[in-house]
RNA sequence: AGAGUUUGAUCCUGGCUCAGGAUGAACGCUGGCGGCGUGCCUAACACAUGCAAGUCGAACGGUUAAACCGCCCUUCGGGGCGGACAUACAGUGGCGAACGGGUGAGUAACACGUGACCAACCUGCCCCGCACCCCGGGACAACCGCCGGAAACGGCGGCUAAUACCGGAUACUCUCCGAGGCGCGCAUGCGCCACGGAGGAAAGCUCCGACGGUGCGGGAUGGGGUCGCGGCCCAUUAGGUAGUAGGCGGGGCAACGGCCCACCUAGCCUGCGAUGGGUAGCCGGCCUGAGAGGGCGAUCGGCCACAUUGGGACUGAGAUACGGCCCAGACUCCUACGGGAGGCAGCAGUGGGGAAUAUUGCGCAAUGGGGGAAACCCUGACGCAGCAACGCCGCGUGCGGGAUGACGGCCUUCGGGUUGUAAACCGCUUUCAGCAGGGAAGAACAUCGACGGUACCUGCAGAAGAAGCCCCGGCUAACUACGUGCCAGCAGCCGCGGUAAUACGUAGGGGGCGAGCGUUAUCCGGAUUCAUUGGGCGUAAAGCGCGCGUAGGCGGGUGCCUAAGCGGGACCUCUAACCUCGGGGCUCAACCCCGAGCCGGGUCCCGAACUGGGCGCCUCGAGUGCGGUAGGGGAGAUCGGAAUUCCCGGUGUAGCGGUGGAAUGCGCAGAUAUCGGGAAGAACACCGAUGGCGAAGGCAGAUCUCUGGGCCGCCACUGACGCUGAGGCGCGAAAGCUAGGGGAGCGAACAGGAUUAGAUACCCUGGUAGUCCUAGCCGUAAACGAUGGGCGCUAGGUGUGGGGAGCGAUUGCUCUCCGUGCCGCAGCUAACGCAUUAAGCGCCCCGCCUGGGGAGUACGGCCGCAAGGCUAAAACUCAAAGGAAUUGACGGGGGCCCGCACAAGCAGCGGAGCAUGUGGCUUAAUUCGAAGCAACGCGAAGAACCUUACCAGGCCUUGACAUCCUGCUGGCAGAGCAUGUAAUGUGCUUUCCCUUCGGGGCAGCAGUGACAGGUGGUGCAUGGUUGUCGUCAGCUCGUGUCGUGAGAUGUUGGGUUAAGUCCCGCAACGAGCGCAACCCCUGUUCCCAGUAGCCAGCGCUUCGGGCGGGCACUCUGGGGAGACUGCCAGGGACAACCUGGAGGAAGGCGGGGAUGACGUCAAAUCAUCAUGCCCCUUAUGGCCUGGGCUACACACGUGCUACAAUGACGCAGACAGAGGGAGGCGAAGCCGCGAGGCGGAGCAAACCCCAGAAAUGGCGUCUCAGUUCGGACUGCAGCCUGCAACCCGGCUGCACGAAGCCGGAAUCGCUAGUAAUCGCAGAUCAGCAUGCUGCGGUGAAUACGUUCCCGGGUCUUGUACUCACCGCCCGUCAAG
Repeated sequence: AGAGUUUGAUCCUGGCUCAGGAUGAACGCUGGCGGCGUGCCUAACACAUGCAAGUCGAACGGUUAAACCGCCCUUCGGGGCGGACAUACAGUGGCGAACGGGUGAGUAACACGUGACCAACCUGCCCCGCACCCCGGGACAACCGCCGGAAACGGCGGCUAAUACCGGAUACUCUCCGAGGCGCGCAUGCGCCACGGAGGAAAGCUCCGACGGUGCGGGAUGGGGUCGCGGCCCAUUAGGUAGUAGGCGGGGCAACGGCCCACCUAGCCUGCGAUGGGUAGCCGGCCUGAGAGGGCGAUCGGCCACAUUGGGACUGAGAUACGGCCCAGACUCCUACGGGAGGCAGCAGUGGGGAAUAUUGCGCAAUGGGGGAAACCCUGACGCAGCAACGCCGCGUGCGGGAUGACGGCCUUCGGGUUGUAAACCGCUUUCAGCAGGGAAGAACAUCGACGGUACCUGCAGAAGAAGCCCCGGCUAACUACGUGCCAGCAGCCGCGGUAAUACGUAGGGGGCGAGCGUUAUCCGGAUUCAUUGGGCGUAAAGCGCGCGUAGGCGGGUGCCUAAGCGGGACCUCUAACCUCGGGGCUCAACCCCGAGCCGGGUCCCGAACUGGGCGCCUCGAGUGCGGUAGGGGAGAUCGGAAUUCCCGGUGUAGCGGUGGAAUGCGCAGAUAUCGGGAAGAACACCGAUGGCGAAGGCAGAUCUCUGGGCCGCCACUGACGCUGAGGCGCGAAAGCUAGGGGAGCGAACAGGAUUAGAUACCCUGGUAGUCCUAGCCGUAAACGAUGGGCGCUAGGUGUGGGGAGCGAUUGCUCUCCGUGCCGCAGCUAACGCAUUAAGCGCCCCGCCUGGGGAGUACGGCCGCAAGGCUAAAACUCAAAGGAAUUGACGGGGGCCCGCACAAGCAGCGGAGCAUGUGGCUUAAUUCGAAGCAACGCGAAGAACCUUACCAGGCCUUGACAUCCUGCUGGCAGAGCAUGUAAUGUGCUUUCCCUUCGGGGCAGCAGUGACAGGUGGUGCAUGGUUGUCGUCAGCUCGUGUCGUGAGAUGUUGGGUUAAGUCCCGCAACGAGCGCAACCCCUGUUCCCAGUAGCCAGCGCUUCGGGCGGGCACUCUGGGGAGACUGCCAGGGACAACCUGGAGGAAGGCGGGGAUGACGUCAAAUCAUCAUGCCCCUUAUGGCCUGGGCUACACACGUGCUACAAUGACGCAGACAGAGGGAGGCGAAGCCGCGAGGCGGAGCAAACCCCAGAAAUGGCGUCUCAGUUCGGACUGCAGCCUGCAACCCGGCUGCACGAAGCCGGAAUCGCUAGUAAUCGCAGAUCAGCAUGCUGCGGUGAAUACGUUCCCGGGUCUUGUACUCACCGCCCGUCAAG
């Protein structure tokens, strides 16, 4: 000294929370010793029992035990009488009991603190001084007798003493009265001197030392009273007060006083907070804090108050009396029911209350107190001890050595790491505790020590008896494993826990403190978060809507005085303790002792700059005068035209009106339209403005009357007359209210028509209050510049309204004052922004704020006719609520631009039948995954067994597979046969290799344990791979610059492009990943090459490039050329580029492919593979047979075939490309209607084969029909593959011939060799293709255009969104 927490991130505001210290504490776990302290904070609740205030015989009378003396008696034990001493007892008397001890209820007060005053007072015992102590008297207790009562207690009669009581005397300086003198004081007044008069004292005892008694004066101590100043909350308490305030006179008191009383006056207190309410003992101090301050008022000390509650007096020096009295109340106890007794807030102790607070201890040895002459007695004050870790302080639980770094525990990547020199083990020591011996000081003063056989000293034994608590996600120091699985739980704040949790629980380890450690509660701190030190108010909370003005606060220049503020000095005070510093004593410390010091208050003296006060003067602040001037400033009255509506009349006819479109409405009873006339109310077009005026609200046709203010000029007058302004008073838009008018238009409410899911709205047709006037209320507003008023100061530029001056003069220039805007520097600001009209720099005054919600609400008060306004909380609840700015995302915001996105077209899908995938349902199982686009003919490029992961049943357990070990066997395995559904098991037949001869290799079997195995889980633990936005044009970095920062700039802008493509500009300059290009296919041409390809020319021919021959052509496959806006013209900034043209096979990227930036979707996949963790281990592993993945009321996706004549069918017949082929493709030929069979030539393929291309074209039939369309379904008969076609394959023939006649809402693809249409091939594959991947044939239509739908890019704008509009969020209802 700060930190955490609002956001995606940032800065600010702001609250919440934490780290510190403290406690009379309590609770949880734990607990060795000692010292010093502390210990009912709650029920001022109730109290059993004991003790806490007595003492004096040297004041007095009486009574009396033992011992002693004398006398008498004696049973020899002793008894009686008297005396002295002594003691005890009750009584009389004295002193004390008013101290000490307790408590904090009450008290907001002169109660307390501090300072001063009493000329208005008292003071027992004590000290000093002066003086005195004389003479008498009568009683009452005790006691005795009688009586009453249960008791407490009392009554009557009788005797008696005193330092008890009474009378008299004497007396000064005492008191009072009278008149006189002197001195003094702040006032009343006080003191002193002398004279006269009146009044007032006493007590004795005695050991002869003393102790006492009385008066007066003084001192000391203690007390009483008065005043200044100081210290709580609420104004939602604003008025209070009749003995009230004062006076005169009196009473009373120790004393002053309205303390009390009679009379008189009508005052007194209060916004500087009276009165009322709430709370509270006050202080020294204690805790905290850098301090200022805040909180507290235990222990110790001072003061006050109280003593069961309330009241009262008595005694006394002193009380209105804790352990006295009386009365009343409540409560408790005793009782013979008549009546009595009691007061722990003294020390212990009990019950109760409570989270909680101790022994019915010892002693008067010390200190102190009461009594006494003293000895002494009393003392729960006090000194000690006991209990309690309640606090502070000190000490210990050992020290040194000891590594193969033991065992065990925990973790592990299995190597090791850690616990850890820690332990064991070796050596040493003995504080504390224990045992034993000695043994204090505390006593000055002879005796006397509770503590105490204590402290302390010495000896002995042995590491021996002695460690816990909290924490380990961040703040905050300390990490792993397991368990758990939004459960159990944690949590001071933020927040953890939903299967890998350093945050829960346990363990290991670690961190912190340590006889303690945590928790809770409370206080201060941090919090500059009530801000005096030391904050704010444009947008975060916060400027009153505006003015006038009271109190108050603040205030120009100059001279003199004053000394309240201010500065300096001296003195008094500030008890002790505490605190700080210095020193000392307990071994140290805590603790204790000694000394010094600070703040505050008061008195006196000095100073005079500033503030204040007093008295003058001044003119610049302020005001007045004079001369001008602009204006919707205000009030009243009058006048005007346009328009709307209504009424009357004319013309005129079928509609008008209204809307997005309509309807309600009006109109043939004549509307709308149009013309003329009339009525009424309200508002004033153009001018008009970014303009003017006003304090604000606000003010607009014109004229007149009345009236406020401003500005400019002159510088004559006053002479600080000023500024602000709590309360107060006034003004105050709209709406609203009261009463009375007025009412054209407009128009809440209301009605109707539409819109809509609804439409109590928006739109339309009507329409009442109201809007207008007069008078009176209301008093609010986004009453906003969200910016209180005043004064001064601090760069400018440019408009505009009003005035003035100078120059020049037709309208111009310059200067100046006031107003009103914009831009902008310094400065300020969190930023935005403000910036001479400040939100800058200063001064003065007022108002207001202190987290969000609850709430500008409730209650109370005031105001109002009401509506309501002003003032204004709390409970409870949240960890935020906010401001400004940033990046994105989003918008039924804007600009620009793309895409088969729409539009324009073509063909489909959605309807049918079938195929296929999916959902669902079913099932023993229908294995699993994929889920909008981007799952659904997807993983499947081939489910009858296998596949296969699913189900049923039968089997195996080191295992079907890998590595290691031991033993056995060299033949096992394999193949064939039999059995069994098969797996498997059993039986029968049949040849290891090398060798140094030890053995080794290999294989099999058996065994053991490590292990194998898992398509079991987690794609939200992962790698890899993939989809998607999207082939979209974007995504970033370095340096620089700007910004407090997030971030911005670059990448924005002007053009251009398919493109962040390129050009230009620019605080940016460069660069990277993307784009493009480089790669492949294709289109033209050339070169090389020429077989299995080709055939122009030549020859042969069985007429087939078949052969000879030839590579010109086609073609094949290698290589080159070609296209670059290169050329021309136009446009454009002369650029980039665009448009057109030439040439060219191809033209502005020629067409197609491959290629996918930073990233997004916790997208997909643990079942391709790999992989962490978890799970299974005679099973979740492995083998087999059979079944299932092929089920079927349904629903969806994707396809195939169709519904026909642009067709179907028949006949004859033409033209591809790209592929595949040896366990293969399989020709010809023959058989079969056909699938196919027989057959086997040729071909590892530019050679042979698959292989017939089909649509098209030609000829013919059909003639619009559920058909010669369509082919589902079904029957029968076959073919092929395969171990095997039942579940469940494909194909063929014959027969059967279903739905379907072009498809609702909705929806998909495609911009050219494309769509559409036609066939061919291939992968997978024994077989199985409407799917998939390729190939060629035929071959269109349309695009005006970018408003709209969808997606995207970019700039900008708004935002309360940022898991980002599938967001956020509000209200109602329901449940809890």
Overview:
The RNA shown here (small-subunit ribosomal RNA) has 1376 nucleotides and comes from an uncultured bacterium. The prediction has a mean pLDDT of 87. It matches the Rfam family "Bacterial small subunit ribosomal RNA". Gene Ontology terms of the family: structural constituent of ribosome and ribosome.